[in-house]
Context: one part of a larger RNA
RNA sequence: GACGAACGCUGGCGGCGUGCUUAACACAUGCAAGUCGAACGGAAAUCAGGGAGCUUGCUCCUGUGAUUAGUGGCGAACGGGUGAGUAACACGUGAGCAACCUGCCCCUAACUUUGGGAUAACUUCGGGAAACCGGGGCUAAUACCAAAUACGACCCAUGAGGGCAUCCUCUGUGGGUGGAAAGAAUUUCGGUUGGGGAUGGGCUCGCGGCCUAUCAGCUUGUUGGUGGGGUAACGGCCUACCAAGGCAUCGACGGGUAGCCGGCCUGAGAGGGUGAUCGGCCACACUGGGACUGAGACACGGCCCAGACUCCUACGGGAGGCAGCAGUGGGGAAUAUUGCACAAUGGGCGCAAGCCUGAUGCAGCAACGCCGCGUGGGGGAAGAAGGCCUUCGGGUUGUAAACCUCUUUUGGCAGGGAAGAAGCGAAAGUGACGGUACCUGCAGAAAAAGCGCCGGCUAACUACGUGCCAGCAGCCGCGGUAAUACGUAGGGCGCGAGCGUUGUCC
Numbered sequence: 001g002a003c004g005a006a007c008g009c010u011g012g013c014g015g016c017g018u019g020c021u022u023a024a025c026a027c028a029u030g031c032a033a034g035u036c037g038a039a040c041g042g043a044a045a046u047c048a049g050g051g052a053g054c055u056u057g058c059u060c061c062u063g064u065g066a067u068u069a070g071u072g073g074c075g076a077a078c079g080g081g082u083g084a085g086u087a088a089c090a091c092g093u094g095a096g097c098a099a100c101c102u103g104c105c106c107c108u109a110a111c112u113u114u115g116g117g118a119u120a121a122c123u124u125c126g127g128g129a130a131a132c133c134g135g136g137g138c139u140a141a142u143a144c145c146a147a148a149u150a151c152g153a154c155c156c157a158u159g160a161g162g163g164c165a166u167c168c169u170c171u172g173u174g175g176g177u178g179g180a181a182a183g184a185a186u187u188u189c190g191g192u193u194g195g196g197g198a199u200g201g202g203c204u205c206g207c208g209g210c211c212u213a214u215c216a217g218c219u220u221g222u223u224g225g226u227g228g229g230g231u232a233a234c235g236g237c238c239u240a241c242c243a244a245g246g247c248a249u250c251g252a253c254g255g256g257u258a259g260c261c262g263g264c265c266u267g268a269g270a271g272g273g274u275g276a277u278c279g280g281c282c283a284c285a286c287u288g289g290g291a292c293u294g295a296g297a298c299a300c301g302g303c304c305c306a307g308a309c310u311c312c313u314a315c316g317g318g319a320g321g322c323a324g325c326a327g328u329g330g331g332g333a334a335u336a337u338u339g340c341a342c343a344a345u346g347g348g349c350g351c352a353a354g355c356c357u358g359a360u361g362c363a364g365c366a367a368c369g370c371c372g373c374g375u376g377g378g379g380g381a382a383g384a385a386g387g388c389c390u391u392c393g394g395g396u397u398g399u400a401a402a403c404c405u406c407u408u409u410u411g412g413c414a415g416g417g418a419a420g421a422a423g424c425g426a427a428a429g430u431g432a433c434g435g436u437a438c439c440u441g442c443a444g445a446a447a448a449a450g451c452g453c454c455g456g457c458u459a460a461c462u463a464c465g466u467g468c469c470a471g472c473a474g475c476c477g478c479g480g481u482a483a484u485a486c487g488u489a490g491g492g493c494g495c496g497a498g499c500g501u502u503g504u505c506c
Stems, first nucleotide, its partner, number of pairs: 001505003005502005012373006018366002020331001025329003029326003034074003039071002042068002047063002050061005081284003091208007100201002105197008113147004122137006153177006159170004183189002210256003217247003222244008259281004263274004286307005309320004337363001339362003345359001346357004376406004386397004410447001412442005420433001423430002450495005455476003461490005471478002
């Protein structure tokens, strides 16, 4: 000098930030991912019209259709949290992929034809305490299946050009194989195939960044090859066979510790330390394992299995996962509200209106930090009183107070009162923050100062008490009867809504 700090004493206001560093301990409760009726079949409030029945205010039929459980689509792989694990191509940086993928979005070319069978919802029956499950029957689609056509794809043959070993390109030429589609609707929104782009990702390599030799040898899918499998893709990634290799004192292997970086702190720099908040990447989601769906996951609020724990139970069987936001217990020196709003920004779905959004925007709590402001300004005595000291003359507190005069920041009261609003909506209208900021007026110095230190280092001194006691102390050291070092008082010095102490780093 610095801090995500804590502790002691003290504490007026505002702005901007920051706030479980410990138990990746366990969690009550609420919320945190939905949306689309312009994909689909049902159900159906309301309203309207006409008719029928008649118990004259109800029922039925038709149309409309708010709303909607279900099928279907997209999203749920983002956003948010945490740092356990990881010494590794995890990260940073620089390259490479003639070895790769990419939903939504943009550009471009073409197409969007003909059919079919189911199934949930619903209904009925049954089982179960529940969670839920099973059988029969009916029905729709942008759900599913079959067929037609199709440049491209794959395989075979072949021509030309080029490169970087495998090879690449020419939407080259010929033959064969098998692969598409979906509608809704007023403009418009979609669907399928191919090419390109953008974005996002995957893989490979060079270099770089901890401690330990009281760890010296390590390794059998190990190192390489061939065939095969697998993947979007190269590859011992996996498998069979073959060879016996591969790494290591330039530190392999083992052990310990640790998420990495932009940055942050310190320092003249070199360097040292660190990795909170914010941003990028990675890893994880009760513990361990596994795959499914999908453009994308081996998936925090999905599934299955095992385990520990908790809960329900009719004992047969079931349910759960806050390292999301709040909140609780526990641990701890220590870290906040079970708040408001989607008004803005952004995200998901939707043609849109809109819905959802503990992302986010705000508010609450905390001097935790930084910054700003205030606690009054001017005048006022050779100087009140009181306190303290005294050589008893006086000195000092001290212009300090009183007193006179002025101002009114902040706070208080009253009146006015935003920007943030772009957009959306036919219009009316639409702001959580918030009656906040800000402006004006009113009263009134009124409501607002402490903490540490004063032997030297180190700015600041006397008195009394105590008497190696009580105590102080960062180091040197003070205290045993005149202690500037202990305690108190007066005075002084330093900083100031803070001041000290402790801890850690330079």
This is a predicted structure of a 506-nucleotide part of an RNA (small-subunit ribosomal RNA, 5' domain) from Tropheryma whipplei. Model confidence (mean pLDDT): 84 of 100.